[in-house]
Context: one part of a larger RNA
RNA sequence: UUGGGUUUAAAGGGUCCGCAGGCGGCCUGUUAAGUCAGAGGUGAAAGCCAACAGCUCAACUGUUGAACUGCCUUUGAUACUGAUAGGCUUGAGUUAUUGUGAAGUGGUUAGAAUGUGUGGUGUAGCGGUGAAAUGCUUAGAUAUCACACAGAAUACCCAUUGCGAAGGCAGAUCACUAACAAUAUACUGACGCUCAUGGACGAAAGCGUGGGGAGCGAACAGGAUUAGAUACCCUGGUAGUCCACGCCGUAAACGAUGAUUACUCGCUGUUGGCGAUACACUGUCAGUGGCUAAGCGAAAGUGAUAAGUAAUCCACCUGGGGAGUACGAUCGCAAGGUUGAAACUC
Numbered sequence: 001u002u003g004g005g006u007u008u009a010a011a012g013g014g015u016c017c018g019c020a021g022g023c024g025g026c027c028u029g030u031u032a033a034g035u036c037a038g039a040g041g042u043g044a045a046a047g048c049c050a051a052c053a054g055c056u057c058a059a060c061u062g063u064u065g066a067a068c069u070g071c072c073u074u075u076g077a078u079a080c081u082g083a084u085a086g087g088c089u090u091g092a093g094u095u096a097u098u099g100u101g102a103a104g105u106g107g108u109u110a111g112a113a114u115g116u117g118u119g120g121u122g123u124a125g126c127g128g129u130g131a132a133a134u135g136c137u138u139a140g141a142u143a144u145c146a147c148a149c150a151g152a153a154u155a156c157c158c159a160u161u162g163c164g165a166a167g168g169c170a171g172a173u174c175a176c177u178a179a180c181a182a183u184a185u186a187c188u189g190a191c192g193c194u195c196a197u198g199g200a201c202g203a204a205a206g207c208g209u210g211g212g213g214a215g216c217g218a219a220c221a222g223g224a225u226u227a228g229a230u231a232c233c234c235u236g237g238u239a240g241u242c243c244a245c246g247c248c249g250u251a252a253a254c255g256a257u258g259a260u261u262a263c264u265c266g267c268u269g270u271u272g273g274c275g276a277u278a279c280a281c282u283g284u285c286a287g288u289g290g291c292u293a294a295g296c297g298a299a300a301g302u303g304a305u306a307a308g309u310a311a312u313c314c315a316c317c318u319g320g321g322g323a324g325u326a327c328g329a330u331c332g333c334a335a336g337g338u339u340g341a342a343a344c345u346c
Base pairs, nucleotide, nucleotide: 004317005316006315007300008299012314014201015200016199017198021194022193023192025088026087027086028085029084030083031082033081034080035077036076037075038074039073040072041071042070049065050064051063052062053061054060091191092188093187094186095184096183097182098181099180100179103177104176105175106174107173108172109171110154114150115149116148117147118146119145120144121143125136126135162169163168206247207246208245209244210243211242215241216240220236221235222234223233258313259312260311261310262309263308266291267290268289269288270287271286272285273284274283295302296301319346320345321344328339329338330337331336
């Protein structure tokens, strides 16, 4: 490079935005760059190939032909691609209306629980476990009542629910912001799809500065268990978990399934609209589940939310180990991240 692949065998980038690039709806005219046809020129010789000939044959050599798939010039063709001019509305968008939801940011606020403090009642235990002990407690604990304070999380509702590009999002309420769906004889008129480099976002843990610190809890200490026990169990407990600002940029970041578009048999739920209706039934649009036909698949399975049938663009794979390592480069405060081999070995 060709060919083949990427749910689970190696392989879909964590997600989105997007420049270049690639690809691109319907109709008409012009042009003739790509494309196609004719003609001319050139495409050295040798070699290769074919035929014939010369050395006794062959190698070798000679003659002729073909080929040289290319390039240039010129004359035409105009379906397709391109360029250009004009038009269209079904792709895409704008606007308006009606709705939807745990979508985001900031503020305010509520109750239950937990812990602590103060005061009251009250007396000998509490706590914990398989059993115990460490621990707490006559300086009055545990239990119980009242009041106060603090931080964190929001039971029930809550689901095969909903929303978000993904990460993710759950008490209530207010402000600001974004998204999505349906409808419209409205408007623009291809404005589209994808996207290397690039940019933004990106769980948890971790890092920096300053706060905060109830509960939980790496490290650590003690008690048990055990042959040992640097563990599992118990009592404590620091970072952290929380907030603000700034880094980090990774996850089984998973549907282990890239984005977009079109088409392709049925059954049954559910969410939100719209229509029709009135308490029944039913249609349609957009999501979200289950079963299944054909097809696909190595099978498991998948099956209109495809892993089916096609198209465009991007990313990635090429035996196991060595190794996501070394070296270099680059990013980072660091931890480390990104890029990413080879020898050797089976």

The part of an RNA shown here (small-subunit ribosomal RNA, central domain) has 346 nucleotides and comes from a Bacteroidota bacterium. The source organism's lineage runs through Bacteria, Pseudomonadati and Bacteroidota. Its mean pLDDT, the model's own confidence on a scale to 100, is 86.